[in-house]
Molecule: transfer RNA
Organism: Actinomycetes bacterium
Parts: sequence; C1' cells; structure tokens
RNA sequence: GCGCGAUUAGCUCAGAUGGCAGAGCGCUUGCUCGACACGCAAGAGGUCGUUGGUUCAAGUCCAAUAUCGCGCA
Repeated sequence: GCGCGAUUAGCUCAGAUGGCAGAGCGCUUGCUCGACACGCAAGAGGUCGUUGGUUCAAGUCCAAUAUCGCGCA
C1' cells in the first nucleotide's frame, strides 16, 4: 500500500427482508428479611465510531474517514 472483518447502554452482545433501538450482567428505588445475600417489582442510562449521500423513512443501503484485528504484498 491492497483486501476482509469489527465499532450499538457502564460491560458482554443481539438487532433477515430499511418502518417504535433491545437482552443478559451491572447501577438506582421499593418489596421481602432481625440484618445481609438471594428472590420479586419498577426505573434511570444510547448523537448506533465520525462526516456526507440515497429514501417518505437509515443501526440497516452507498461513499469517505478514524481506531482495532486478520490476511496479502
């Protein structure tokens, strides 16, 4: 330098065909308990790496770019 893959909540990851952004763990509050843990209920938390484009509508499609990984030279 070229090719491929990854980037979504604090962490680990889902999200066929474009149509309400989700799960588990963690966190907060309440219930339960003599108390803690467990358990149960509710809740907070997201510019979907960045920028631009296509579309009525983009996490999803297209282009550029950044970081990381793998391969080729």